[in-house]
This is a predicted structure of a 1399-nucleotide RNA (small-subunit ribosomal RNA) from an uncultured bacterium. It matches the Rfam family "Bacterial small subunit ribosomal RNA".
RNA sequence: GAGUUUGAUCCUGGCUCAGGAUGAACGCUAGCGAUAGGCCUUACACAUGCAAGUCGAGGGGCAGCGCGGGAAAGUAGCAAUACCUUCUUGGCGGCGACCGGCGGAUGGGUGAGUAACGCGUAUGCAACCUACCUACUACUUUGGGAUAGCUCGUUGAAAGACGAAUUAAUACCUUAUAAUACAGGGACUCCGCAUGGAGAUAUUUGUUAAAGAUUCAUUGGUAGUAGAUGGGCAUGCGUUCCAUUAGUUAGUUGGUAAGGUAAAGGCUUACCAAGACAAUGAUGCGUAGCUGGACUGAGAGGUUGAACAGCCACACUGGGACUGAGAACGGCCCAGACUCCUACGGGAGGCAGCAGUAGAGAAUCUUCGGCAAUGGGGGGAACCCUGAACGAGCAAUGCCGCGUGAGUGAUGACAGUCUUAUGGAUUGUAAAACUCUGUUGUUUGGAAAGAACAGUAAGAAUAGGAAAUGAUUCUUACCUGACGGUACCAUUCAAGAAAGCACCGGCUAACUACGUGCCAGCAGCCGCGGUAAUACGUAGGGUGCAAGCGUUAUCCGGAUUUAUUGGGCGUAAAGCGUCCGCAGCCGGUUUAUUAAGUCUAAAAUCAAAGCCUGAGGCUCAACCUCAGCACGUUUUAGAAACUGAUAGGCUUGAGUGUGGUAGAGGCAAGUGGAAUUUCUAGUGUAGCGGUAAAAUGUGUAGAUAUUAGAAGGAACACCAGUGGCGAAGGCGACUUGCUGGGCCAUCACUGACGGUCAUGGACGAAAGCGUGGGGAGCAAACAGGAUUAGAUACCCUGGUAGUCCACGCCGUAAACGAUGAGUGCUAAGUAUCGGUAGAUUCGGUGCCUAAGCUAACGCAGUAAGCACUCCGCCUGGGGAGUACGGUCGCAAGACUGAAACUCAAAGGAAUUGACGGGGACUCGCACAAGCGGUGGAGCAUGCGGUUUAAUUCGAUGAUACGCGAGGAACCUUACCUGGGUUUAAAUGGGGAGUGACAGGCUUGGAAACAGGCUCUUCUUCGGACACUCUUCAAGGUGCUGCAUGGUUGUCGUCAGCUCGUGCCGUGAGGUGUCGGGUUAAGUCCCAUAACGAGCGCAACCCCUAUCGAUAGUUACCAGCACGUUACGGUGGGGACUCUAUCGAGACUGCCGGUGUAAACCGUGAGGAGGGUGGGGAGGACGUCAAAUCAGCACGGCCCUUACAUCCAGGGCUACACACGUACUACAAUGGCAUAUACAAAGGGCAGCUACACAGCGAUGUGAUGCGAAUCUCAUAAAGUAUGUCUCAGUUCGGAUUGGAGUCUGCAACUCGACUCCAUGAAGCAGGAAUCGCUAGUAAUCGUGGAUCAGAAUGCCACGGUGAAUACGUUCUCGGGUCUUGUACUCACCGCCCGUCAAG
Repeated sequence: GAGUUUGAUCCUGGCUCAGGAUGAACGCUAGCGAUAGGCCUUACACAUGCAAGUCGAGGGGCAGCGCGGGAAAGUAGCAAUACCUUCUUGGCGGCGACCGGCGGAUGGGUGAGUAACGCGUAUGCAACCUACCUACUACUUUGGGAUAGCUCGUUGAAAGACGAAUUAAUACCUUAUAAUACAGGGACUCCGCAUGGAGAUAUUUGUUAAAGAUUCAUUGGUAGUAGAUGGGCAUGCGUUCCAUUAGUUAGUUGGUAAGGUAAAGGCUUACCAAGACAAUGAUGCGUAGCUGGACUGAGAGGUUGAACAGCCACACUGGGACUGAGAACGGCCCAGACUCCUACGGGAGGCAGCAGUAGAGAAUCUUCGGCAAUGGGGGGAACCCUGAACGAGCAAUGCCGCGUGAGUGAUGACAGUCUUAUGGAUUGUAAAACUCUGUUGUUUGGAAAGAACAGUAAGAAUAGGAAAUGAUUCUUACCUGACGGUACCAUUCAAGAAAGCACCGGCUAACUACGUGCCAGCAGCCGCGGUAAUACGUAGGGUGCAAGCGUUAUCCGGAUUUAUUGGGCGUAAAGCGUCCGCAGCCGGUUUAUUAAGUCUAAAAUCAAAGCCUGAGGCUCAACCUCAGCACGUUUUAGAAACUGAUAGGCUUGAGUGUGGUAGAGGCAAGUGGAAUUUCUAGUGUAGCGGUAAAAUGUGUAGAUAUUAGAAGGAACACCAGUGGCGAAGGCGACUUGCUGGGCCAUCACUGACGGUCAUGGACGAAAGCGUGGGGAGCAAACAGGAUUAGAUACCCUGGUAGUCCACGCCGUAAACGAUGAGUGCUAAGUAUCGGUAGAUUCGGUGCCUAAGCUAACGCAGUAAGCACUCCGCCUGGGGAGUACGGUCGCAAGACUGAAACUCAAAGGAAUUGACGGGGACUCGCACAAGCGGUGGAGCAUGCGGUUUAAUUCGAUGAUACGCGAGGAACCUUACCUGGGUUUAAAUGGGGAGUGACAGGCUUGGAAACAGGCUCUUCUUCGGACACUCUUCAAGGUGCUGCAUGGUUGUCGUCAGCUCGUGCCGUGAGGUGUCGGGUUAAGUCCCAUAACGAGCGCAACCCCUAUCGAUAGUUACCAGCACGUUACGGUGGGGACUCUAUCGAGACUGCCGGUGUAAACCGUGAGGAGGGUGGGGAGGACGUCAAAUCAGCACGGCCCUUACAUCCAGGGCUACACACGUACUACAAUGGCAUAUACAAAGGGCAGCUACACAGCGAUGUGAUGCGAAUCUCAUAAAGUAUGUCUCAGUUCGGAUUGGAGUCUGCAACUCGACUCCAUGAAGCAGGAAUCGCUAGUAAUCGUGGAUCAGAAUGCCACGGUGAAUACGUUCUCGGGUCUUGUACUCACCGCCCGUCAAG
């Protein structure tokens, strides 16, 4: 810096990621070199080999080897002699074992222990040691006796042990001499840091030394002084976690004396004293080697202590001493565990040295080479030893370097992948091809540096000496390399042999296809996967790093998420309930001194390495070498402002005195009235009481009510307040006594006496506990009555602890202002309490706002502002204020107070919505007021269910159910059964061929279909037409409406939904659009940090109501004429009606009232119409993943002799049932019969049909007009007039059924409509519930149309007659605006708690 809490926002806050690092491990992969590191685990056990020896110039010696000498035998030879064997010889080179010297205390390993003077750092030793080394001084005398070895013997399995005899020394002892050594005594000088130190003096007494070897040069030895080196001891400071470890300690702390040590010291002992350590963390428990450094980080820090280096500790575990200058990894002794040998008696051993083995483990190497170099031990030296060290080996363990080729090369090749697929994109200049190079590799050859010494030989020089030898230095020659024939150089070959790993949803660079289908799987966090997955698996492509890449683990960072740098605590986690107060921390003003802090300068130290800077060396780099550079600590000198210290002042902080003053401040004693209850007595009678309503309860044994009296307990109405007092808890009748604190005024006094406060102490509501009182009312528990599904509650009737008092505990509360205490400073206004003569002053208590602060809300002189001081507390949510431990308590419990595990959030404030059995306003046939229905009956129709071979599919609260369907007998038709086909259909193109196909007749068949016969083109000759074959494109009412387009429903014709600019807010957002009015309306007006605008509203459009103009045919007919029984029938007319085009008209325009205005009101005027006139069309942003893949279109998936297609029959019309929507009724406001009046709007040629005739009728036959303002459907009906019926299951009602018919149609069986005759069911007004309608509306009456061969009670449209009611907005439903709460935002059909059950 990013991701992640939310619908979005800001904040708080955790989790996670990107970076760096590693002694790493694991997975996949792997060409080379340089360099570094390589048992982090079992300080587990170890086979085998090696890791410490050396000196013969210390010694006695001579086992073994070699040389030499001697003796004997043999062989060869004439012999000298040679060879060989055996024996002998210490004479020589040398040398096993032994005595002796030096070294085995270094080097090398490990980190178990250790919280310590162990380590680091800085000092001290006047309290010490130091072999080998260096310098100086002095000396190196004299004797002696042993002993190992060797030899002999004994013993034992062995390891070994013992005895006897003999022998040497640089082994041991004696002796001489000796001091500046050591010890004691005496006198003196100087110095220091307390004990003391140093020195001189011929001071005095005593004690203590020695070793020789040799090539003759040296070297060794002894004593001493000094140095160097290495060590020992002591001290200051620093050095982990836990207080759920608070007290520890008897040699403990100190002293005296003695002992002991190289040395101080309780180091040890005796005696004496009673101390010592500890909240600045003793003691105890856990953990750990410490450091230079390493990693990380801007730094401060945090983590770490592999490798390299310093220190410490350890060496199987524990203990002990010896030797030595010094002490024990590869020494000794004892004990223990383990392993091995054994003759069972007894012995041997110690890899945390180098390799290596077993085991443990995720995991860590060769039983290598040689001492060539460096270093160490011994030696005079040569030399010997050296698993130290130098090298090589193994493993990509890390870091660094190199390579796997370079150039040209577009037919943008093939293959692959993707695609909208005749094409294109990508892989990709990539490949091929041509040219070039040769690092690494391969072949062959050459070939280093690391080597300097020492030694030997020769020569020269130097100092000393008479000289020689020797020593030292120089020159020359010879000699010494594990690595290694390695680095490096040249050469041969040929691009030939050398690239992988992870990732590609966001963080985070990089995307597509297929497979899979909440499966398989992924995942660091958020999360992905339920059929179109850039997140799983594979592929293509891409990105990153690269001989490596990823994963895991750990550390730091990011994390200012422990905050010194650098955080917080009103509401997010966080102020102790309050006060007092010791330690601690902090502290007014002034003068002087000091110099602890502080500051300045210099010096010492801060090992080396490392880091950093600059150079240099390996071809570069890593790496190595050289030079320079630091924090801290200490010392010295200086400064004196500030802090501290010391001394002395001051008065403003603090306190005291004096005079006033307010108050429910506290404690104790006493007193009072009202009320409740109980008791006594009277009056009085049937209820009282209680509730939403009741009941339990109480009352005729006299209640309640009322009057009088008495008793007892508790609390104190009004005053009373936004008031007062108190540290908080808290305090309320009155009086008295005792008592604390505050405030004001005033002048005196003290002189910093102050602030805060861990531990500690005191107080501390209510409830609770203990003992003893008291008990009126109230009242947990409990009992009863109600409520309820239940009701261990809310309501009612009772009622015990308790509430009250005294004493003693408890110690907690949302003990809250959720705000610790103190001091100073910082704008105004206003209210109130107290004081003062008074004030703008002082002290309290409130409101409001400025600056400022805050995440916001808010705070704001009573700060949450600006600063200082001190204390307390916080560090994600849950687990949990739980467990364990401790302390307190009589108990209840309180205080202190975790972890495992689990989640990716939990949380604060504010915002938009939604919701509320929240509020305010408002609208709607929403309720109310009315009218008529539905729900009951019959029938029609649709749905569910059931049934069925099939009863095709869809629609399902409102917003499905007379819906898609505006019309299922076949068809439709998608369904079922059966029979067929693999062809069709459509249109077009290309190619080839033919002259047919169709039709007619006929056979089989249910038909489709299959078969037979017949018939066989046109032409303007260009061709046209048709068919066959072939080719390219089939078809699907199969799935997904949750992949979609389009269309539609609904909220809702509700008044809303937004934008630009500006302004406000950190932001989401707000404002505008809110407020006051008004409207049907976000309609308009006013006001206004808003000003404007858009989509909606309204208007513009259509119909209708009035009038005018124009035009009159098929419409009309007033006047004129003709004709008729009659009729616009005819001439004619253009007046009227009407038709259909254009206009007018209505706008709150006018009047009165109200009002700022908008607007409203009026039985106003005028007008056909009056306040959007009535009706229609028209539906904002959006909501419901609403409906439709079966109207159509369309992505994806699926079927392809079938899920396609053809045909016949059946089904969609089923029927115990349930629901919706209609129709007809139940009758007299009616039925029936006869007569009679008045419409509108439509339809019509496969049609409507006049008229005539036939039939009771449906209808039929004939025939006419009309493609229609002409003809026709076509009689409108209710109504009116008259008559009849007379309240009945009827002259109501018409279902059902029987019979006979008509019509349509290939065809009315399943399954049509209509007619006639007959039949005459239910039904007498419909439970709970529920629907429509506000005027030409409801209701009622008929008419027409679409679809359609036929088939409406449905749908759409038309006119006729024509009401009632609306007080009003409390309630129901739905909508709108503002506001409020919210833990909801999938938005209350939300969220979420507990119990039970299962896992």